[in-house]
RNA sequence: CUUCAGCAAGGCCAAACCCGUUGUGAGGCGGGGACGGAAAGCCGCGGGUCUCGAUUCUAUUGGAGAUAGCCGGGUUGCCCCA
Numbered sequence: 001c002u003u004c005a006g007c008a009a010g011g012c013c014a015a016a017c018c019c020g021u022u023g024u025g026a027g028g029c030g031g032g033g034a035c036g037g038a039a040a041g042c043c044g045c046g047g048g049u050c051u052c053g054a055u056u057c058u059a060u061u062g063g064a065g066a067u068a069g070c071c072g073g074g075u076u077g078c079c080c081c082a
Stems, first nucleotide, its partner, number of pairs: 006079001012037002017032006035069001041075003045072003048067005054061001
């Protein structure tokens, strides 16, 4: 330095739900709250799922979006007791 792992220590993030706010919507943001997480940091590249709307009217169509805590992939990073 790289890879695997995560028992220690100090820490980190934050599901459902509630309140506010925003969006046609899926959902997002802020506060509370912890189900969990060893990248639950970041990135819509591939797949999946979800939403919207269009028309040649339901097809073997193409479009716009959401989801990074669905999976894969890319990329960056903390500790060093064993």
The RNA shown here (c-di-GMP-I riboswitch aptamer) has 82 nucleotides and comes from Halioglobus sp. The sequence was found by an Rfam model in a public genome assembly. Model confidence (mean pLDDT): 82 of 100. Rfam family: c-di-GMP-I riboswitch aptamer. Gene Ontology term of the family: cyclic-di-GMP binding.